[in-house]
Predicted 3D model of a 409-nucleotide RNA (Bacterial RNase P class A) from a Planctomycetota bacterium. Model confidence (mean pLDDT): 75 of 100. A source record names the gene rnpB.
């Protein structure tokens, strides 16, 4: 300059039209309509994974059972989160030492059970497949003694009782690792350093470092396997829940269902008269309407409110703290939709590819810029009770750190 990674900040701006959604005022009007003013998605509003607010319902208490979490401290309403620190691993050419980055589901494998694939001989009360080595046996060779017959050595194949656990080979993993003594070979068999275990002692809140004695070493790995151990957990979720509440249907009042006549399928059905009752309209008359009329009660269904927008709230500024966060003062009100609004266009500007024109520059491949024409392009997605998290998409644009240090090779 590049190219990664870490970690923030943004998600085009400004003018115009034409609309949606909610609020305020004016007018008509009191359902609504229309003017005009103001507000009107996100970093994730996803996934619906975890953790709370809040709201019913359930619960004497403890036990089992089931989830889940799991290194220490700590922040926080609360967590599975975040900080910070301790170890384990990985990387930053090798090593080593220190740093800086990533990761980690990081309690217990000397309670117990289970696996451990292939390949290896063997996969855990070890084992012996090649090799190594003592011993015996059989051939063969060489070679010492002997006149011979024979006896004894070496060598190198074969073969058998054993030893071994160094080397090869196998595997993710093979029963501590280097070196040095040691031995027939070999082996913590012996011994110094590392590791490992047990004790103590400083340090540290601790997690754990250190650092002294003691032990030849006795523990394979798996627990997002079953288990143990410690802590934690009561269900359901705003369609929770709470108030108003047309119709219908249930219950209760109060007043009415009467008389005559006529037909007929003998029980209704017409006429009429009167009484009742309801409206008009407080009251009387008149008019209308009725076989039923009126008037309440609870429950609660469409449906409307409410829960529902001032909160673990935003942002400045100081102040403790490595830091997650607190603490205090200032200022600010910030989306409510219910088939669910928050859009669309149109022109200017700024961005990002690309081409063409023109300047520098070059190692003659290219690389850089610059106005000017011309095409294109601008993601992911969208609130529905509210919050804090994680986790998954995403066109690009900007900023800020880091990418190493010292010995040796």
């Nucleotide at each position: 300059g590049g190219a990664c990674g870490u970690g923030g900040a943004c998600a085009g701006g400004c003018g115009g039209g034409c609309g949606c959604c909610g609020u305020c005022g004016g007018c008509a009007g009191c359902g609504u309509g229309u003017c005009g003013g103001c507000g009107g998605a996100g970093g994730a509003a996803a996934g619906u994974c975890c953790g709370a607010a809040c709201a019913c319902c359930a619960c004497a208490g403890g036990a089992c059972a089931c989830g889940g979490u799991g290194g220490u401290g700590g922040g926080u309403a609360a967590c599975g989160c975040c900080c910070a620190c301790c170890g384990g691993c990985c990387u930053c050419g090798g090593u080593c030492g220190c740093g800086g980055g990533g990761u980690c589901a990081g309690g217990g494998a000397a309670a117990g059970u289970g696996c451990c694939a292939c390949a290896g001989a063997a996969a855990a009360c070890a084992a012996a497949c090649c090799g190594c080595c003592u011993c015996c046996c059989g051939c063969g060779u060489c070679u010492u003694c002997g006149c011979a017959a024979g006896a004894g050595g070496g060598c190198a194949c074969g073969g058998g009782c054993g030893g071994u656990a160094a080397g090869g080979g196998u595997g993710a993993a093979a029963a501590g690792g280097u070196g040095c003594g040691g031995u027939a070979a070999g082996a913590g068999c012996g011994c110094a350093c590392c590791g490992c275990c047990c004790g103590g002692c400083u340090g540290g809140u601790g997690a754990c470092a250190g650092u002294c004695g003691g032990g030849g070493c006795a523990c394979g790995g798996u627990a997002a396997a079953c288990c143990c151990c410690a802590c934690c957990g009561g269900g359901u979720g705003c369609a929770a829940g709470c108030g108003c509440a047309a119709g219908c249907a249930g219950c209760c009042c109060u007043c009415a269902u009467g008389g005559a006549c006529g037909c007929c399928u003998c029980g209704g059905c017409g006429u009429u008269c009167g009484a009742c009752u309801c409206g008009u309209g407080g009251u009387c008359c008149g008019c209308g309407g009725g076989a039923g009329a009126g008037g309440g009660c609870g429950g609660g269904u469409g449906g409307c409110g409410u829960g529902c927008a001032a909160g673990a709230g935003g942002u400045c500024g100081u102040c403790g703290g490595u830091g997650a966060c607190g603490g205090c003062g200032g200022c600010c009100c910030c989306a409510g939709a219910u088939g669910a609004a928050u859009g669309c266009c149109c022109g200017u500007c700024g961005c990002c590819c690309g081409g063409c024109u023109c300047c520098g520059u070059u190692u003659c491949g290219g690389c850089g810029g610059a106005u000017g024409c011309c095409g294109g392009g601008a993601a992911c997605a969208g609130a529905a009770u509210u919050c804090g998290g994680c986790u998954u998409a995403c066109c690009g644009u900007c900023c800020a750190c880091a990418c190493g240090c010292g010995a040796c090779c």

The RNAcentral record of the sequence draws on ENA. The source organism's lineage runs through Bacteria, Pseudomonadati and Planctomycetota.